This is a predicted structure of a 98-nucleotide RNA (Bacterial small signal recognition particle RNA) from a Candidatus Rifleibacteriota bacterium. The coordinates come from a structure-prediction model, not an experiment, and the mean pLDDT is 78.
[in-house]
Parts: sequence; structure tokens; C1' cells
RNA sequence: AUCGGGUCCUCAUGCGGCAGGAACUUCCGAACCGGGUCAGGCCUUGACGGGAGCAGCCCUAAGGGAGGCCUCCUGGGUGUUAUGGGGGUGCCUGCUCU
Repeated sequence: AUCGGGUCCUCAUGCGGCAGGAACUUCCGAACCGGGUCAGGCCUUGACGGGAGCAGCCCUAAGGGAGGCCUCCUGGGUGUUAUGGGGGUGCCUGCUCU
């Protein structure tokens, strides 16, 4: 001095972890403007019956509480993470040559 490698900087792509959201499970949740069953009462029928239907009860919607990370999405000055590209005022190191 050439070449290579490491460190440093930068960009990109993955992996794990963290945070948030969605989905999922469960619970609550409708005077009437959801559904089912409809006591009472009301209407109808000569009667038997029938009809609409409030409360109550049940199921759930919108919405809300709890749960775990099975799954998906997003994000970062994430993490003694991985790979690749690029950079040089540098530093360290290896081979070869002078």
C1' cells in the first nucleotide's frame, strides 16, 4: 500500500417482546318505538272459542364490565435481536506485497 473482516454511522427487511385496536368467551343490558310467552284487563262470539296486547318472565341489539393471548391489524430512540445494501475524518485486526 492492496484486499478482506470487525467496530462506528445510515437505510431496508424479518424474529421475539411491549403497547393499543379488532375478533373470541362470559356477564349486564329495551316502560313504548326488538322478538317469544303473554296473568290481569279490553274487544269479539248465542256458546265453544278467537283476537290484539300492557305488566312480569325469557332471549338478545346498540352499548358497557371482566378474561386470557388461540388468531389478525397497527406502532416505537424496542432487543448486551438476525440478515442484506450503502458510507468514510476514523479505530482495531488478518493475509500478501514493497
The source organism's lineage runs through Bacteria, Bacteria candidate phyla and Candidatus Rifleibacteriota. The model forms 97% of the base pairs in the Rfam consensus. It was read from a public genome assembly, where an Rfam model found it. It matches the Rfam family "Bacterial small signal recognition particle RNA". From the family's description: The signal recognition particle (SRP) is a universally conserved ribonucleoprotein involved in the co-translational targeting of proteins to membranes.